[in-house]
Molecule: Bacterial RNase P class A
Organism: Longimicrobiales bacterium
RNA sequence: CGGGAAGCGAGUGCGGAUCGCGUCGCGCCGUGAGGCGUGGGCGAGGAAAGUCCGAGCUCCACAGGGCAGGGUGCCGGCUAACGGCCGGGCGUCGCGAGGCGACGGAAAGUGCAACAGAGAAGAGACCGCCAAUGGCGCGCGCGAGCGUGCACAGGCAAGGGUGAAACGGUGGUGUAAGAGACCACCGCGCGACUGGUGACAGGAGCGGCAGGGCAAACCCCACCCGGAGCAAGGCCAAACAGGGAUGAGGCGCGGCCCGCGCCGUUCGAAUCCCGGGUAGGCUGCUAGAGAUGAUCGGCAACGGUCGUCCCAGAGAAAUGAUCCGCCUCCCGCCGUCGUGCGCGAGCACGACGUGCGCGGAGACAGAACUCGGCUUAUUCGCUUCCCGUCGC
Numbered sequence: 001c002g003g004g005a006a007g008c009g010a011g012u013g014c015g016g017a018u019c020g021c022g023u024c025g026c027g028c029c030g031u032g033a034g035g036c037g038u039g040g041g042c043g044a045g046g047a048a049a050g051u052c053c054g055a056g057c058u059c060c061a062c063a064g065g066g067c068a069g070g071g072u073g074c075c076g077g078c079u080a081a082c083g084g085c086c087g088g089g090c091g092u093c094g095c096g097a098g099g100c101g102a103c104g105g106a107a108a109g110u111g112c113a114a115c116a117g118a119g120a121a122g123a124g125a126c127c128g129c130c131a132a133u134g135g136c137g138c139g140c141g142c143g144a145g146c147g148u149g150c151a152c153a154g155g156c157a158a159g160g161g162u163g164a165a166a167c168g169g170u171g172g173u174g175u176a177a178g179a180g181a182c183c184a185c186c187g188c189g190c191g192a193c194u195g196g197u198g199a200c201a202g203g204a205g206c207g208g209c210a211g212g213g214c215a216a217a218c219c220c221c222a223c224c225c226g227g228a229g230c231a232a233g234g235c236c237a238a239a240c241a242g243g244g245a246u247g248a249g250g251c252g253c254g255g256c257c258c259g260c261g262c263c264g265u266u267c268g269a270a271u272c273c274c275g276g277g278u279a280g281g282c283u284g285c286u287a288g289a290g291a292u293g294a295u296c297g298g299c300a301a302c303g304g305u306c307g308u309c310c311c312a313g314a315g316a317a318a319u320g321a322u323c324c325g326c327c328u329c330c331c332g333c334c335g336u337c338g339u340g341c342g343c344g345a346g347c348a349c350g351a352c353g354u355g356c357g358c359g360g361a362g363a364c365a366g367a368a369c370u371c372g373g374c375u376u377a378u379u380c381g382c383u384u385c386c387c388g389u390c391g392c
Base pairs, nucleotide, nucleotide: 001388002387003386004385005384006383007382008381009380010379013326014325015324016323017322018321019320021043022042023041024040025038026037027036028035029034045364049375050374052373053372054371055370056369057229058228059227060226069225070224071223072222073221074088075087076086077085078084089103090101091100092099093098104220105219109218110217111214112213126160127159128156129155130154133153134152135150136149137148138147139146140145168186169185170184171183172182173181187209188207189206190205193202194201195200233283234282235281236280242274243273244272245271246270249263250262251261252260253259290309291308292307293306294305295304296303297302327362328361329360330359331357332356333355334353335352336351337350338349339348340347341346
């Protein structure tokens, strides 16, 4: 200088002042509902988000087994659980630190492979190679036949070409030309045995090469899965309507009497009781798989022990506003230095500054029953470890 990994912090950065907001506590007043006061406590996040997984909690369902449907899928561990995390194996990318991974089965069956190509799985011959065998022509030979040409039948798959992929690779032997036809090496398959808890690794020996790819195609195998969600659920409970008991009054005209009006007297006023339960209220509701410090075990995820702490609870929803000073970056001005240009005044570019400016900017985002994860969004700063190259 360039890169890799892990982690931490954060309110539109930090400090202060003033004014507010939510909730809890305390004090005073009030029979009560409540009101007033307060230098009082607490008051968003790493993702509170998406609601994608897994749980707690609640209600409903449920003998057992199977089918259907969905999910997961290398091994070992962690955990309440998981599709998460940690460690390891294998594959792959990277010089490396490291990154990435639907990573069981293609030797059960079915299927798929656009375009191109002759051919896409027990395949195939477009260009090409060959002329051994058959055929035809020519020459030679008395003849059996020999030589030569063609490429019709035929042989071949080395080379070219197509494709994401073409039925092992390289070299040789061999042949008419060729070919695991044969040989050596490499690759591949099977594999006694050895190491490892295991995934897996190593591998004597054997095999001419089978069994191409795709299962985020159906499918097969193994394991897992009941549904709905805090608008869950529980408690209290107006009004109206209903049922029952008693059975003649009740209401208004500001307090009382008279009077008047309205409603009612079996089509039942008024009072009381009852069940279900709407509005509404309370609860669930925030002390928990909690936070934090130390220590012990473990490579780690994580677990044990001890100490300390209480940290929003809510209802369509509080967590804000203003001012002052400071911080970081950018812009402009000024100054200093360097380089270049110019005869020169100076100009341009770069670096720096306890410098100046009512200059600009300082992410993503907002609890709603609660946790564990994943994913996505996102700016700035900091810490630790590691790798590569060059120089000293």